[in-house]
RNA sequence: AGAGUUUGAUCCUGGCUCAGAACGAACGCUGGCGGCGUGGAUUAGGCAUGCAAGUCGAGCGGGAUCCGGUGGAAUCAAUUCUUCGGAAGAGUAACUGCCGGUGAGAGCGGCGAACGGGUGAGUAACACGUGGGCAAUCUACCCCCGAGUUGGGAAUAGCCCUCCGAAAGGAGGGGUAAUACCGAAUAUGGUCGUCCUGCACAUGCAGGGCUGUCCAAAGGUGGGGAUUCUUCGGAACCUGCUGCUUGGGGAUGGGCCCGCGUCCUAUCAGCUUGUUGGUGAGGUAAUGGCUCACCAAGGCAUAGACGGGUAGCUGGUCUGAGAGGAUGGUCAGCCACACUGGGACUGGGACACUGCCCAGACUCCUACGGGAGGCUGCAGUCGAGAAUCAUUCGCAAUGCGCGAAAGCGUGACGAUGCGACGCCGCGUGGAGGAUGAAGGCCUUCGGGUUGUAAACUCCUGUCAGGAGGGAACAAGGGGCCGGGUGCGAAUACCGCCCGGUUUUGAUGGUACCUCCAGAGGAAGCCACGGCUAACUCUGUGCCAGCAGCCGCGGUAAUACAGAGGUGGCAAGCGUUGUUCGGAUUUACUGGGCGUAAAGGGUGCGUAGGCGGUUUUGUGUGUCGGAUGUGAAAUCUCACGGCUCAACUGUGAAACUGCAUCCGAAACUGCAGAACUAGAGUACAGGAGAGGAGAGCGGAAUUCUCGGUGUAGCGGUGAAAUGCGUAGAUAUCGAGAAGAACGCCGGAGGCGAAGGCGGCUCUCUGGACUGAUACUGACGCUGAGGCACGAAAGCUGGGGGAGCGAACAGGAUUAGAUACCCUGGUAGUCCCAGCCGUAAACGGUGUGCACUUGGUGUGGGGGGUCUUGUCCCCCUCCGCGCCGGAGCUAACGCGUUAAGUGCACCGCCUGGGGAGUACGGCCGCAAGGCUAAAACUCAAAGGAAUUGACGGGGGCCCGCACAAGCGGUGGAGCAUGUGGCUUAAUUCGAUGCAACGCGAAGAACCUUACCAGGGCUUGACAUGCCCGUCGUAUCCCCUUGAAAGGGGGGAGUCAGUUCGGCUGGACGGUGCACAGGUGCUGCAUGGCUGUCGUCAGCUCGUGCCGUGAGGUGUUGGGUUAAGUCCCGCAACGAGCGCAACCCCUAUGCUUAGUUGCCAGCGGCGGCGAAAGCCGGCCGGGCACUCUAAUCAGACUGCCUGUGAUAAGCAGGAGGAAGGUGGGGAUGACGUCAAGUCAGUAUGGUCCUUAUGCCCUGGGCUGCACACGUGCUACAAUGGGCGGUACAAAGGGACGCAAAACCGCGAGGUGGAGCAAAUCCCCAAAACCGUCCUCAGUUCGGAUCGGAGUCUGCAACUCGACUCCGUGAAGUUGGAAUCGCUAGUAAAGGCGUAUCAGCUACGACGCCUUGAAUACGUUCCCGGGCCUUGUACACACCGCCCGUCACAUCAUGAAAGCCGACUGCACCCGAAGUCGCCGAGCCAAUCUUUCGAGAAGGCAGGUGCCGAAGGUGUGGUUGGUGAUUGGGAUGAAGUCGUAACAAGGUA
Repeated sequence: AGAGUUUGAUCCUGGCUCAGAACGAACGCUGGCGGCGUGGAUUAGGCAUGCAAGUCGAGCGGGAUCCGGUGGAAUCAAUUCUUCGGAAGAGUAACUGCCGGUGAGAGCGGCGAACGGGUGAGUAACACGUGGGCAAUCUACCCCCGAGUUGGGAAUAGCCCUCCGAAAGGAGGGGUAAUACCGAAUAUGGUCGUCCUGCACAUGCAGGGCUGUCCAAAGGUGGGGAUUCUUCGGAACCUGCUGCUUGGGGAUGGGCCCGCGUCCUAUCAGCUUGUUGGUGAGGUAAUGGCUCACCAAGGCAUAGACGGGUAGCUGGUCUGAGAGGAUGGUCAGCCACACUGGGACUGGGACACUGCCCAGACUCCUACGGGAGGCUGCAGUCGAGAAUCAUUCGCAAUGCGCGAAAGCGUGACGAUGCGACGCCGCGUGGAGGAUGAAGGCCUUCGGGUUGUAAACUCCUGUCAGGAGGGAACAAGGGGCCGGGUGCGAAUACCGCCCGGUUUUGAUGGUACCUCCAGAGGAAGCCACGGCUAACUCUGUGCCAGCAGCCGCGGUAAUACAGAGGUGGCAAGCGUUGUUCGGAUUUACUGGGCGUAAAGGGUGCGUAGGCGGUUUUGUGUGUCGGAUGUGAAAUCUCACGGCUCAACUGUGAAACUGCAUCCGAAACUGCAGAACUAGAGUACAGGAGAGGAGAGCGGAAUUCUCGGUGUAGCGGUGAAAUGCGUAGAUAUCGAGAAGAACGCCGGAGGCGAAGGCGGCUCUCUGGACUGAUACUGACGCUGAGGCACGAAAGCUGGGGGAGCGAACAGGAUUAGAUACCCUGGUAGUCCCAGCCGUAAACGGUGUGCACUUGGUGUGGGGGGUCUUGUCCCCCUCCGCGCCGGAGCUAACGCGUUAAGUGCACCGCCUGGGGAGUACGGCCGCAAGGCUAAAACUCAAAGGAAUUGACGGGGGCCCGCACAAGCGGUGGAGCAUGUGGCUUAAUUCGAUGCAACGCGAAGAACCUUACCAGGGCUUGACAUGCCCGUCGUAUCCCCUUGAAAGGGGGGAGUCAGUUCGGCUGGACGGUGCACAGGUGCUGCAUGGCUGUCGUCAGCUCGUGCCGUGAGGUGUUGGGUUAAGUCCCGCAACGAGCGCAACCCCUAUGCUUAGUUGCCAGCGGCGGCGAAAGCCGGCCGGGCACUCUAAUCAGACUGCCUGUGAUAAGCAGGAGGAAGGUGGGGAUGACGUCAAGUCAGUAUGGUCCUUAUGCCCUGGGCUGCACACGUGCUACAAUGGGCGGUACAAAGGGACGCAAAACCGCGAGGUGGAGCAAAUCCCCAAAACCGUCCUCAGUUCGGAUCGGAGUCUGCAACUCGACUCCGUGAAGUUGGAAUCGCUAGUAAAGGCGUAUCAGCUACGACGCCUUGAAUACGUUCCCGGGCCUUGUACACACCGCCCGUCACAUCAUGAAAGCCGACUGCACCCGAAGUCGCCGAGCCAAUCUUUCGAGAAGGCAGGUGCCGAAGGUGUGGUUGGUGAUUGGGAUGAAGUCGUAACAAGGUA
């Protein structure tokens, strides 16, 4: 940093897609270790269990338990004594009294519980961020300073007793303490009131004064020794610490207010009644409609109010070059919430996560009466989900609460665990090692690759494993000892400091270190068609599948699946999702609008935006400096700490912002003053289809009347409908009506646009020119708004000639609801009113300025010169054309910009869905304006290029048409094909370019097909193995249809080292293999057809174009030709054309046998002879001929024409004249044209058969259809008779003469001939004659009979002959074929194949031998140029709409069901506040001691008030019979609308 994808190719526009980075991720496969992070994103769903907020005995009463001391009574009892009855009895345990210690649980009281922890539901808000304000405020604990702490009183928990209740809990009685509660005293002070001073920012603030008013308190604990008192405990007193009260200040943390910033939606445009303000009051710590009463009628809003949707905000995080965009998890700041809703209490602080009350939902307990609960704390559980962990350890550290402290508490926190969830680090070994091992894979079979990879050798020792050692985080605090110091009367106590000593670790025997052993325990995932690094084989066969986009797969898949190999990353790798990027694809940086999406139909104008020249002031913007702030973390840099890194520490920088102060004054704004160049006004002119109204005019059309006049008119491609003998059309005259205004008229004029056209008048708008004067920026643009706005359409009223939707009829057509014709209603016209749209287009918004020119035209002015504004020159304003620079993707634009700039407005952001739905506004309606989404596609487009095509154009050619001649299509037959049939009718060829084609020969064979019978290394080739060699080969018998099977016989190879050794041959068995006319011509080679013997197809260099590409090759001529000439940004060249080759037409020369015979001689035959005949002989080669070499023809010559050229026309000469005629020769390419069955060949299939052999059958089958032919239909003929003349070929398994036989096919015969020698060998024509127009003396099919020939064999299924039979057919519909001269037509002859032949075919040969061509309009094909195109597998193209079917999303719809919400009303919990308060009440006061007062409580009540209810609206979602269109789908139906003039532009 880009890439892929629209096209045949190109450039552009434009969307889609990919490569990057990131993540609280999830899923798939895989998984060694460690460090640091991180982990319920969904159901703010429900929760079992445990823990998460306590602490203080130095505030208080009380005191279980235990211990110690002491006493008591009874009992037990070692031991001693004993009269044996008993006695004494240390001692022990239990019980009990008292004292002391200990101090559990609970209680009163204090502080804390408002922090910490969680979550993001709500919230679009002063919630948050940032910067300010409070002179309108509070702040427990903490710090500093001042003052005080006097003296009293009455209760109440706990406790005891009684009672109720299942429980939770509660009631009553009795007694009791305090730092709990209540009065009183005092007041440094404070509050209120008032006065003064200073200050300030408006209300005010600060300080001070005053006989004023109101307001406090609590103790606890340590030590002390004189004095006093004493109940002998102690107290007073002194002193320390701590608490309490009051006041001031500080610190910290709150509260309130303000500026600015903070998502989408206008298809939400108006909202609001405590609403906005005032006065007064209440309330609060405090301002304030915060609340209330009264008064006023305000307040907010297009700079977006109100409403709807979504959302915690930020530091930051991700991405990005940046600007931006997205995001707000962990960490940090703020906010909000705590089952849902409401409420207050306590308190410094709450309307309170683990407090209270009420209502609701849910769960649990219950004795059914009633109760209990709130994990969005840490773990954990269920549910839902693609998905997110341990019911762990510890208070050792850090921090917090309480406490004087020790300490206690702390799921905050510190740790560990689980999860590859992320980041970072490490390892899975290193070096050597080629016979390049084996195996795998590929292979052209040679080899290559995996691959130094392995094995093997030598090493190393990280991690994991074992053993041993072994940290830091610990500093404090306390006790004890010693010292110093402060307080104090004090050597006491207490506080502080120093030293010594002792003690505290959850992680953890962990990190780390050492040793041991040993390569040992540790590699996968994805990809490999292009983008995008990496290729082969096999399988599959549009199947299975892949796919991010383009797209792969229909038998050779680098794209599917597997394998080998390769590439990438690596304890991970891929996939999915999301965000940014790429995307300059919302464009601030940094885009556009003539034709790609996009200029509003036009103007006027509001808000807004922008704005001329000079000057003064100000200092809004702007610029500079300073100060404050911009939390920390993060990012960046530097230096450090963990072995490195991740991570982390310290410092710096940064935080682009905001605020305040000072300064600057160019520009901008504002204020003032002035100016005239912008704009405007006045004056004078001329131009104009500018607008409105009124009047007038002629031509034409139609109608009416009258005249003339007669059979048609009209209309069309052609017709018909229609009109007309009741008199049309035509024509003349008169009249009526409506509409439109010919010529002038123009690239012309005017208007803002729409638009405006006869003439005159009236009214009226604007522009232009000229010269002066005036105003003094008055300007430009213009969201909303207002006005105008073609045609059609609508309403009402007129009018209505012509034209003319609808409609009717006639044509056309397969149809024709069209195009054409005849009619014809609305409408078109006028008045009044709507509508408000157009390809309302220059497809180009308005204004201003600047930037080379040429030319025309409309209006005006000036100059020059004039008879003349006639020309010419200059200039201003308009309207056009061409064109420079520049711009543009190109086309094109180009002073009338699409150039260069400025100002403002409108609009665009892929195609379809759709300018549609819904909603709203407008409209009488039609409809208009505004304007989506789901879904779907990978494009849709613009310009230009090359082709192809056109029922586009131009030029040209061709038997293409025309002009001719003869055919085909009708008949019969032959032959091929289709179809049908069949056991099989083998296969192929299928428009031209298949169909007498492959097939130049199907009775068997051929033969590939069918039936049946057989064979299996095979009918054929090669190699190996075994056997035989009396081989091979031949013959016979038997079975059989044959093939085949079985048996017998004859037959004695060669070499030799003498070995059944070798060669060779044969046979057998087995293995390799043979074989296949099986498939694929769409895997191929080769060959062929066709366009087309058409004149084309290209290249190199140069030039032009961004490019595809163009130029050359186009143009002017010319030609059969891209043939040649000329011109030309082209110059040359190649393949084609032509020529060179062959045949033919003329001649020379050469050569004469088998050819020829003129002349010479001879011979033979006939003949009387003349003579004729025979090349027969000698001879000759002259001629013909044969076959070889040459010559000849080149527009060379002449005339004309043409650009003087190329050439063309005519002529001469010549056998031949303008390529003489014919052939061979086929450019680049097209048709996936034909052929795997001619051969070759990849792949694939069969292998006792899809191979091979044989017999028979079939390829010949026949209701039909088509192609190609033959023979005819007759007299230009047929029959018979006579008589001529060819060429080219063939001939030995052959051609065959003469002669004879047969009516004939043919037979007999065999001369001659391997051929210019012999043979095959002519017919039509010509002569004569018969037939006389008929189904015939035409025609010959068919059938019967008899034969001949070939062949193993003519039944299916040969040809030919003879006799007899004698069908159709009398010239052929629509249509269609060939041919331009030795051609057509006609006639015969030959050959290949072949035993024979279905040949009438094919290929050749000669004989006879025409007609016609005006011409290129038309049909077909082709060439060149040009044009249009939506075509490019290219018109056999593309493509539209209805209908039918399937699927999908969506609109409407009687309704139905939810969610949210407005309004009205009802009910009204808890609770604050207000009122009442007859019942009840300790403290204070009074008191007559009964009580009363003050104050309060219960209770009641009023306002408000959550949930709930009723009614009625709104918004939104779901669903809905039916219905509307839309999208998509392989081959459905009907037509043919569009693209070419698309056949009606």

Predicted 3D model of a 1545-nucleotide RNA (small-subunit ribosomal RNA) from a metagenome. Its mean pLDDT, the model's own confidence on a scale to 100, is 84. It matches the Rfam family "Bacterial small subunit ribosomal RNA".